[in-house]
A computed fold for a 586-nucleotide part of an RNA from Neoceratodus forsteri, annotated as small-subunit ribosomal RNA, 5' domain.
The full RNA is in RNAcentral, with records from SILVA.
The source organism's lineage runs through Eukaryota, Gnathostomata, Teleostomi, Dipnotetrapodomorpha and Neoceratodus.
Its mean pLDDT, the model's own confidence on a scale to 100, is 80.
Rfam family: Eukaryotic small subunit ribosomal RNA. Its Rfam clan is "SSU clan".

Context: one part of a larger RNA
């Protein structure tokens, strides 16, 4: 694990793995809005008074999530997986910090208290047999798509060098000057000592200049690692029209100052931009370690195999690719090749120790979604409940076309020794989204369920009758009770539950437990099963049937007329809501 017989209660609970990763009717599983993108619905409800919107609010456009989650285990033997370290060779929506007047400027007329065309739902005209199919026509929005000032704003740096000039210098003008990205350059020192050279200064010697000798400044280095071609500075250049960023967004309060102006200032939010750290991870190494098999001994390298050097691609390291060279690498220390009813591992049985043997399975990482290729979109896929081709399957058709992917949840059919309902519901848990509100077959909750595991009923007790026992007394026989034990279809009231059931509780909402009125036990018929009963191995030399027949038997042994074994009855063990059989393992 299936199977056969039995099945009272109560927790708790695997479950289409094996064999077909075989094939699918039909319904579901991915969707999402707040005070804060976008509403002129000819929706809705209120008004009344004049109205630029005022509420709810389908529908659409805009964001965002659909790359998690769930199912399966088919492949896949240094591959995956574990541990271990490493990215100084790289990327990240998201979350959290700290930033985000640091730069804008040449055109000639200008809109900065706000700029442009456009589309959808909308309205109405069509097509088709047919789809979540489209067309033409009319409309109207944005934090969709595009375009674009003002402020601050004047410096400081740099190069220019018109002029002026007592050759010491001063200095209009123009032009660059911000982050990010490319490119190519400088600096990025620190051991110790002596020479010199110029300019100051001091002492000695002397013919105020000449020789000796001595000091002082000249002159200052960002920061971190074991370890940078890291960070950070600096200097020249470039900066792509398929343009990098530098706010024409939206609630909610509405105050304050005055020269009263269509003025100035100005809270708290929500959205969103670049980059830089931060967290989420995600990608690709390092080291060690795997079943069986010599009925695989070489084995790699035309077509990249093993190294060098440079390009290309790549988020970024590498024969990853492509040129040009070189000839290597690996092997009985078991390479290569086959096998595997092999996805790993954490773990399971099973064990005195050591070991065998299992792992498909809930929580960790891997794959794959009918096969086997490609690709968009996105911060993430080579996604499949997304798309383009092919091959194998298959659906609906008016024959033209047209649509598909259940190894997600139910369910059906096929295989099969082998596996639940086409309920219920977001109330828990945890996820996504514009979000306290919506949704979720992840998930809960029932139904199904003798896979497995916990507890535990089918009597308990007295007197009384029988028997026995030990004590006590007693010469045997016997007697004897505040001593037991057994056993009766004898008696006796106690006691409770399976069940039936008001209600309460449980729950999203029941159910079921738990609670709890009523009813509810004597052959307490509210009746215990399963398998045995020759030995091994616990328990009949009873009865009646059969007569090498039927049987029965794991083994050995049985059964031919007196069968401890067959088929029956009675009586008996074992285990016990269970018990046998088969087959795997130890």
């Nucleotide at each position: 694990u299936a199977u056969g017989c039995u099945u009272g209660u109560c927790u708790c609970a695997a479950a289409g793995a094996u064999u077909a990763a075989g094939c699918c009717a039909u319904g579901c599983a991915a969707g999402u809005c707040u005070a804060a993108g976008u509403a002129c619905a000819a929706a809705c409800a209120g008004a009344u008074g004049g109205u630029a919107c005022a509420g709810u609010g389908a529908a659409g456009c805009u964001g965002u999530g659909a790359a998690u989650g769930g199912c399966u285990c088919a492949u896949u033997a240094a591959a995956u997986c574990a541990g271990u370290u490493a990215u100084g060779a790289u990327u990240c929506c998201u979350u959290u910090g700290a930033u985000c007047g640091c730069u804008c400027c040449a055109a000639c007329a200008u809109u900065a208290c706000u700029u442009g065309g456009a589309u959808a739902a909308c309205u109405g005209u069509a097509g088709u047999a047919a789809u979540u199919c489209u067309a033409g026509a009319g409309c109207u929005a944005a934090u969709a798509c595009a375009u674009g000032c003002u402020g601050a704003c004047g410096a400081g740096u740099g190069c220019u060098g018109a002029c002026c000039u007592c050759c010491a210098g001063g200095g209009a003008u123009g032009c660059a000057u911000g982050c990010a990205u490319u490119u190519a350059u400088c600096a990025g020192a620190c051991c110790a000592a002596a020479a010199c050279c110029a300019a100051u200064u001091g002492g000695g010697u002397c013919u105020c200049g000449g020789c000796c000798u001595g000091g002082c400044a000249g002159c200052u280095u960002u920061g971190g690692u074991g370890a940078c071609u890291c960070u950070a500075g600096a200097u020249a250049a470039a900066c792509u029209c398929g343009g990098g960023c530098u706010g024409a967004u939206c609630g909610c309060a509405u105050g304050c100052c005055c020269u009263u102006g269509u003025g100035g200032c100005g809270g708290c939010g929500a959205c969103u931009c670049g980059a830089c750290a931060u967290u989420u991870g995600a990608a690709u190494g390092u080291c060690u370690u795997c079943c069986c098999u010599a009925a695989u001994g070489a084995c790699u390298u035309u077509c990249a195999g093993u190294g060098g050097u440079a390009c290309u691609a790549u988020c970024u390291g590498u024969g990853c690719c492509u040129a040009c060279c070189a000839u290597g690498g690996u092997g009985a220390c078991c390479a290569u090749g086959g096998g595997u009813a092999a996805a790993g591992g954490g773990g399971a049985a099973u064990c005195g120790g050591g070991g065998u043997u299992c792992a498909a399975u809930u929580a960790c990482a891997g794959a794959a979604a009918g096969g086997a290729a490609g690709c968009c979109u996105g911060a993430g896929a080579a996604a499949u409940g997304a798309u383009u081709a092919c091959c194998a399957c298959a659906u609906c058709c008016a024959a033209g076309g047209a649509a598909g992917g259940c190894a997600g949840c139910a369910g059906a059919c096929a295989u099969g020794c082998a596996a639940a309902u086409u309920a219920c519901c977001c109330a828990c848990g945890c996820c996504c989204a514009a979000c306290u509100c919506g949704g979720g077959a992840u998930g809960g909750u029932a139904g199904u369920g003798a896979c497995a595991a916990a507890a535990a009923a089918u009597a308990a007790c007295a007197a009384u009758g029988c028997a026995g026992g030990a004590c006590u007394c007693u010469u045997u026989u016997g007697a004897g009770g505040c001593c037991c034990u057994g056993u009766a279809a004898u008696u006796g009231g106690a006691a409770u539950g399976u069940g039936u059931a008001c209600a309460c509780u449980u729950u999203a909402a029941a159910c079921u437990c738990u609670u709890u009125a009523a009813c509810g036990a004597g052959g307490a018929u509210c009746u215990g099963u399963u398998a045995g009963a020759a030995g091994g191995u616990a328990a009949g030399u009873c009865u009646g049937g059969u007569g090498c027949c039927a049987u029965a038997a794991a083994c050995c042994a049985u059964g031919g007329u007196a069968a401890u074994u067959c088929c029956a009855a009675c009586u008996u063990u074992a285990a016990u809501a269970u018990c046998a059989u088969a087959u795997a393992u130890u």